[in-house]
Molecule: FMN riboswitch aptamer (RFN element)
Organism: Breznakiella homolactica
RNA sequence: AGCGAUUUUCAGGGUCGGGUGCGUUCGGAAAUUUUACAUCGUAAAUUUCCGCAAUAAUUCCCAACCGGCGGUAUAGCCCGCGACUUCGGUGGAAACACCGGACUGAACCGGUGUAAUUCCGGUGCCGACGGUACAGUCCGGAUGGAAGAAAAUCACG
Numbered sequence: 001a002g003c004g005a006u007u008u009u010c011a012g013g014g015u016c017g018g019g020u021g022c023g024u025u026c027g028g029a030a031a032u033u034u035u036a037c038a039u040c041g042u043a044a045a046u047u048u049c050c051g052c053a054a055u056a057a058u059u060c061c062c063a064a065c066c067g068g069c070g071g072u073a074u075a076g077c078c079c080g081c082g083a084c085u086u087c088g089g090u091g092g093a094a095a096c097a098c099c100g101g102a103c104u105g106a107a108c109c110g111g112u113g114u115a116a117u118u119c120c121g122g123u124g125c126c127g128a129c130g131g132u133a134c135a136g137u138c139c140g141g142a143u144g145g146a147a148g149a150a151a152a153u154c155a156c157g
Base pairs, nucleotide, nucleotide: 002156004154005153006152007151008150009149010148015063017062018061019060023055024054025053026051027050028049029048030047031046032045033044034043036042037041064137065136066127067126068081069080070079071078076125077124085102086101087100088099089098090097091096107123108122109121110120111119129140130139131138
């Protein structure tokens, strides 16, 4: 150095700005109903309509921004893994844990080079679930879990 065990630490980023205006409120008009008064009418409630009125989206539109881990010529979109969701089995009073499975997004062109869908240039594309005015970026499950990274100790040889 290698292999095994145990423990510890770490392990995700992102809306600056502009527009619209669901809804709510306010103002105006009309209709209906109710109560009071002799009537007109006034007042109240409800409904409908109107308004360069107020407020109002990190979700809509324009625009902006972000990119876990291992592999490989340096990768969000090549191969694989993890996270979310979910099915079955085992254990458990339950919470939950373990094992196996399902689901799991997106890239092309040109250039350099031995080698790059990874670099350089150009133009694109993608992003779980619940909440909320429709969310990769806000809030929440999550002070969670985890691919994995690093270190220490012990054992083997």